[in-house]
Annotation: The RNA shown here (SAM riboswitch aptamer (S box leader)) has 140 nucleotides and comes from a Nocardioidaceae bacterium. It matches the Rfam family "SAM riboswitch aptamer (S box leader)". From the family's description: The SAM riboswitch is found upstream of a number of genes which code for proteins involved in methionine or cysteine biosynthesis in Gram-positive bacteria. Gene Ontology term of the family: regulation of gene expression. Model confidence (mean pLDDT): 77 of 100. The model forms 94% of the base pairs in the Rfam consensus. Lineage of the source: Bacteria > Actinomycetota > Actinomycetes > Propionibacteriales > Nocardioidaceae.

RNA sequence: UGCUCAUCACGAGGGGCAGAGGGACACGGCCCGCUGAAGCCCCGGCAACCUGCCACCGCACAUCUCGCAUCGCGAGGCCACGGUGGUCAUGGUGCCAAUUCCGUCCUGGGGCGAGAGUCGCCACCCAGGGAAGAUGACGA
Numbered sequence: 001u002g003c004u005c006a007u008c009a010c011g012a013g014g015g016g017c018a019g020a021g022g023g024a025c026a027c028g029g030c031c032c033g034c035u036g037a038a039g040c041c042c043c044g045g046c047a048a049c050c051u052g053c054c055a056c057c058g059c060a061c062a063u064c065u066c067g068c069a070u071c072g073c074g075a076g077g078c079c080a081c082g083g084u085g086g087u088c089a090u091g092g093u094g095c096c097a098a099u100u101c102c103g104u105c106c107u108g109g110g111g112c113g114a115g116a117g118u119c120g121c122c123a124c125c126c127a128g129g130g131a132a133g134a135u136g137a138c139g140a
Stems, first nucleotide, its partner, number of pairs: 001139002004137005013043005021032003026104004044096003049092002052087007063077006100132001105129006111121004
C1' cells in the first nucleotide's frame, strides 16, 4: 500500500507521564473528556483471524496389505493437502464507552398530502441491501 475473502448487536482493567481534546473522512445529530481527552510507557484482560494441539470428514501421486487376475482392476490402510468442530492465550496480530455511537445511498412497508386508482413528500418509524471504514488472512 492493493485485489479478494471473512467478521464487525457479545466480550475486556489498573497505574505512571502528559495537559485539551476525542468518537475514521465531509456534513447533521448525539455522546465521552480537568471526577483528566488524544498520545507514550508498565502490568493486566478480552478475543480463535493466522499459528500450536486434538477429533471427524474428504483425500491426488507414490507406497503397503488383501482379492481377482496377467501387468491391470477392485477394496482397505497411510501421507501431503482441503474442510468442519473443539481446545489452548503458546506465538503473530488486533482489541479493552455507547451496534462500525446513529444517520446522510438504494429498495420495500408504515406515515403525510393531493387526487382519482395513481402521483408526490419525508435524514420521522420498521425491515433488508449497499457505500465507506476497522481488523485479520493473502500479496506487492